[in-house]
Molecule: small-subunit ribosomal RNA
Organism: uncultured prokaryote
RNA sequence: AGAGUUUGAUCCUGGCUCAGAACGAACGCUGACGGCGUGCUUAACACAUGCAAGUCGCACGAGAACUUCCACCUUCGGGUGGAUAAGUAAAGUGGCGCACGGGUGAGUAACACGUGGAUAAUCUGCCUUCAAGUAGGGAAUAACAUUGCGAAAGCGAUGCUAAUACCGUAUAAGCUCACGAUUUGAUUAGUUGUGAAAGAUGGCCUGUCCUUGGAAGCUAUUGCUUGAAGAUGAGUCUGCGUACCAUUAGCUAGUUGGUGGGGUAAGAGCCUACCAAGGCCUCGAUGGUUAGCGGGUCUGAGAGGAUGAUCCGCCACACUGGAACUGAAACACGGACCAGACUCCUACGGGAGGCAGCAGUGAGGAAUUUUGCGCAAUGGGGGAAACCCUGACGCAGCGACGUCGCGUGGACGAUGAAGGCCUUAGGGUUGUAAAGUCCUGUCAGAAGGGAAGAAAUGGAUAUAGCCUAAUACGUUAUAUCCUUGACGGUACCUUCAAAGGAAGCACCGGCUAACUCCGUGCCAGCAGCCGCGGUAAUACAGAGGGUGCGAGCGUUAAUCGGAAUUACUGGGCGUAAAGAGUACGUAGGUGGUUUGUUAAGUCAGAUGUGAAAGUCCACGGCUCAACCGUGGAAGUGCAUUUGAAACUGGCAAACUUGAGUACUGGAGGGGGUAGUGGAAUUCCCGGUGUAGAGGUGAAAUUCGUAGAUAUCGGGAGGAAUACCGGUGGCGAAGGCGACUACCUGGCCAGAUACUGACACUGAGGUGCGAAAGCGUGGGGAGCAAACAGGAUUAGAUACCCUGGUAGUCCACGCCGUAAACGAUGUCAACUAGGUGUUGGGAUGGUUAAUCGUCUCAUUGCCGCAGCUAACGCAUUAAGUUGACCGCCUGGGGAGUACGGUCGCAAGAUUAAAACUCAAAGGAAUUGACGGGGGCCCGCACAAGCGGUGGAGUAUGUGGUUUAAUUCGACGCAACGCGCAGAACCUUACCUGGUCUUGACAUCCCGAGAAUUUCUAGGAAACUAGAGAGUGCCUCUUGAGGAGCUUGGUGACAGGUGCUGCAUGGCUGUCGUCAGCUCGUGUCGUGAGAUGUUGGGUUAAGUCCCGCAACGAGCGCAACCCCUGCCUUUAGUUGCCAUCAGGUUAAGCUGGGCACUCUAGAGGGACUGCCGGUGUCAAACCGGAGGAAGGUGGGGAUGACGUCAAGUCCUCAUGGCCUUUAUGACCAGGGCUACACACGUACUACAAUGGCAUGUACAAAGGGCAGCGAGCACGCGAGUGUCAGCGAAUCCCAUAAAACAUGUCUCAGUCCGGAUUGGAGUCUGCAACUCGACUCCAUGAAGUUGGAAUCGCUAGUAAUCGUGGAUCAGCAUGCCACGGUGAAUACGUUCCCGGGCCUUGUACACACCGCCCGUCACACCAC
Repeated sequence: AGAGUUUGAUCCUGGCUCAGAACGAACGCUGACGGCGUGCUUAACACAUGCAAGUCGCACGAGAACUUCCACCUUCGGGUGGAUAAGUAAAGUGGCGCACGGGUGAGUAACACGUGGAUAAUCUGCCUUCAAGUAGGGAAUAACAUUGCGAAAGCGAUGCUAAUACCGUAUAAGCUCACGAUUUGAUUAGUUGUGAAAGAUGGCCUGUCCUUGGAAGCUAUUGCUUGAAGAUGAGUCUGCGUACCAUUAGCUAGUUGGUGGGGUAAGAGCCUACCAAGGCCUCGAUGGUUAGCGGGUCUGAGAGGAUGAUCCGCCACACUGGAACUGAAACACGGACCAGACUCCUACGGGAGGCAGCAGUGAGGAAUUUUGCGCAAUGGGGGAAACCCUGACGCAGCGACGUCGCGUGGACGAUGAAGGCCUUAGGGUUGUAAAGUCCUGUCAGAAGGGAAGAAAUGGAUAUAGCCUAAUACGUUAUAUCCUUGACGGUACCUUCAAAGGAAGCACCGGCUAACUCCGUGCCAGCAGCCGCGGUAAUACAGAGGGUGCGAGCGUUAAUCGGAAUUACUGGGCGUAAAGAGUACGUAGGUGGUUUGUUAAGUCAGAUGUGAAAGUCCACGGCUCAACCGUGGAAGUGCAUUUGAAACUGGCAAACUUGAGUACUGGAGGGGGUAGUGGAAUUCCCGGUGUAGAGGUGAAAUUCGUAGAUAUCGGGAGGAAUACCGGUGGCGAAGGCGACUACCUGGCCAGAUACUGACACUGAGGUGCGAAAGCGUGGGGAGCAAACAGGAUUAGAUACCCUGGUAGUCCACGCCGUAAACGAUGUCAACUAGGUGUUGGGAUGGUUAAUCGUCUCAUUGCCGCAGCUAACGCAUUAAGUUGACCGCCUGGGGAGUACGGUCGCAAGAUUAAAACUCAAAGGAAUUGACGGGGGCCCGCACAAGCGGUGGAGUAUGUGGUUUAAUUCGACGCAACGCGCAGAACCUUACCUGGUCUUGACAUCCCGAGAAUUUCUAGGAAACUAGAGAGUGCCUCUUGAGGAGCUUGGUGACAGGUGCUGCAUGGCUGUCGUCAGCUCGUGUCGUGAGAUGUUGGGUUAAGUCCCGCAACGAGCGCAACCCCUGCCUUUAGUUGCCAUCAGGUUAAGCUGGGCACUCUAGAGGGACUGCCGGUGUCAAACCGGAGGAAGGUGGGGAUGACGUCAAGUCCUCAUGGCCUUUAUGACCAGGGCUACACACGUACUACAAUGGCAUGUACAAAGGGCAGCGAGCACGCGAGUGUCAGCGAAUCCCAUAAAACAUGUCUCAGUCCGGAUUGGAGUCUGCAACUCGACUCCAUGAAGUUGGAAUCGCUAGUAAUCGUGGAUCAGCAUGCCACGGUGAAUACGUUCCCGGGCCUUGUACACACCGCCCGUCACACCAC
């Protein structure tokens, strides 16, 4: 000191959460020791039991007993008396204490507390000092005795007695009243009245009396009384400070003051009678809620915030409430009275009690200790003292509750042991860790020793002083000795033995240090926030390992911090939350220039105070530390006092620049009242006139033959004021628009004069305040909520149409709100400019029109600095400052509820909480999308040609069926697809029969060559048996090796089992669309932008120009192949022009390579040439030449990426599953099923045709387990035989449409061929399920196909045939080949798809998005 979390990404705003510290804590797991602290925060709930306040015989009277001893008596049981116990105990009178100490925080928002003052308005026992006194009398009473009542508590009667108990008298100061003198007053002399006391103890006889010695007396000590003073403590008053709520705004009759009287220690309405009507309050009265206050404590850099346990000061309280007594002091915790609640006792009549003292109990609660020891220390009460009392206190006990300290060992030790875990199987890790070796001895344990805390008091002795007649006595001081320890045999020290007895908890996805495996499979669970978990989870659970802290560690609660998210220090308000709709103005706040004065603020010094403890610093004491002691600093404050006078304030005097007044001009829809005008709509009357009008996307409702609409004339009435008209004017805002008059507010300019700070803002308050709405009364043409009808629609309570009432208008009165917006409060000052606009003024050029310059005010645009999160603002600030006001503090709930105020109402205003979420939001960026825009392209539409959809069949799919109908593919981009060919095989499916190291691979052991024949069983696989047979290589002839077969053991094989959403590879698609990116630079806080946009152009991000960009890459194009022209080379199997031979015919033969052709190499086309257009460009248009012209035609070639697209069943592969089976073998079946639906094809429906006959012309392929000529046979499929050919040679192999002739003549036909019967052929082990073909017979649907939909732009569509792959056989499919050979394209509005630019967006799994409301179910409230 920050971090996580809103987004695809970014910046900002903003909340939520975390890391820190701390605690009187609690809970979970764990737990060696010690020191010092600390421990009912809840029920101020109720309390059993014990203790917590007594003491004094030196104030007083009276006075036992137990025990022991003695004497006497005795009925031997005992009794009586005396002494001792003992002047003791217990009780009583009296004195002092009990008002301290201890507890608690209920009440209290207050002079309760804190701080500083006042008391000239007061008191103060005990203590200290000083002064004076202590004379002389009296009457009682408790105890006690006798006796009565009562259960008890207790109460009473009679009688006796004492005092330092009580009461008079005397005297004194003082106090007080009255009189009176002096006197201005204050005061003072005098007189009168009132007004004290108590003795006790010790000692002594010098003088008096009895006389051992006492008494009076004396003396010492101590009491008592009065007065004065001090000290201490207390009372009262007061300035300032001291929680929240205004949804508490008014409160108050003893209330405020006065007078008389009373009362108190003391001022006072403190109380009372009378009089007056005051007193408090927005600077917050009154009321309500909460709370003991402070020193301090925790946190924080500080300012602050929270808190008020332990310790200290103050207050309040003592079961609850009330009123008092005693006393110096109480309205009294362990006193008393009354009332109440509760508990207990009771003989039912009546009584007793108060733990918020220390322990302890119950209850409450998450939760808080022993019914301990001692007065040894410190302190307190009584006493002369000894001493007694003291749950204050000192100690101990319990609790890891906190804090501090210390330990659980140290060193060496690598075969890096074993085991665990992981693994890529090599190893890694646990880990020097352990074991082992050598040491040490803290704590705990045992034994021994052993403190400090103790000073006093008292006693004894000695000395000295005082007192005295005295050396007694007493007292004081000093010295010596004796006397006192709860803790505790504790701290501490020494010795002994022994590594021995002593480690856990949390975490490991990010924040946040720390990673792997297994299990689980949106389950179980985790979670502080974000979020993990749906079969490969570093996030769940376990394990190994690691990290952190450590006798503790985590969790929870609550506090501060981080949070500058309440902002004094230190925030904001155009769009994120936030400027009141607007003005006037009260209180308040703030305020121009100069001089003087004052000293309130301000500044400086001094004094007092700011308790101690605590914090901080220094030093010291416990071995250290915590802890404790001593000293210092600090305590920012308050009060008093002395000074300074700049600034603020006060007072006084002045000034003119702020503000205002007067004067002269000016503009204006500023406001109010009255009047006037024209255009238009509607209505009424009349004329002309006839069938429609009106309205709409199209219609209808509606009006009209009873005369509409249209048109002309006349009239009525209401509302609004075209053009001018303008980011032009005026007004505070709302708002204001025909013209004229009157009344009236403000503004601007100019020049002079005057007043002299008169100013700014403005809580409350008051005025104004659009539209709608409300009340009363008018008015009502048009328009028009509601309403009615017609349409639209699935519906249409809407949009559209026809009507139409409130209302809109006027007058008066309410309402008081709007996106009342510039979403920007008012005022003032300062800070570059440019260019418009409106209204003034000055000035120049000229006389004027007019033009220029300067200036004031208004209103716009652009723009610099600066500001801003950005957008943007920018002299009209959102810049830089000052003054004042208003407002904000996450989203929702909610501008809602309740309460108050206002209102006739509608409603307005003020304004929460529970609960809930982790976001909500602003600006900008890139995409995607839009029934947004612009530009462009594509058989995309259009223009055409031919199809599909109807029929039959083929084929694929869905569905259904089945033992199985194996599996995959599902919009385009699945469906004649994987399958270039399921009868067996294929085959993965089903049924049945079999095998288990296996059908296949490697390793090990044994046997055997391999191989092959036959027999039996069986559907086969296979099983059983018999036989033949012995190879190759090396070779030291024992044998070994390779290969194959077989038996066995286990490692393993195997899997077309799952996951294409774990993957590789391959493929489809957008799309052969023109795009996709990078480096450097620049711009931006950033995401990103620029480049790639713009102007042209292109098939093209193709090229040119421009440009903060300059370059580059992948794509485009080209390079490659085929084809079109030519040249050249070569000439067999191809060809045949010329020459020759030859035949029924044929390049058949010789010969030749000219041509065709074959297949190599070249040429050719490049917008190269000309003209035009175009920016002197790219390019386009036209033309020439040319076989070919602007990419000549076709193919191959597929950018970055998208679709979790397809494929685990081509192959490869992670993980999972299976292992006598999900593997392997075999037979048979199935993949070929069939009410149905869809896709793709074939054949047709016929005359542009069918049939028959005849005659022409291809290309490209294939061929040895092959193609197969010819010949023969068969109607035919084909068969028999065989030539040639591994092919430019031979074969497949007749191309077919076409053409010619004939026939058919519109018919379900001489069309069409399905289906079915029969007979065959071929392939094959085998055509039943389930092949193809042939022949004969049969002759179905179908007469051009609904909605819809597909292909194609030229050698294309259409049509015709041919070949090939697969293949034993099987082609309407697929792939290829040639023949014949069209039509149309105006064009880009629309449909679909795509590209570029731009715009909006609340979308980003991106419009198949997002998202709103109702309803359904449950619950809650009313």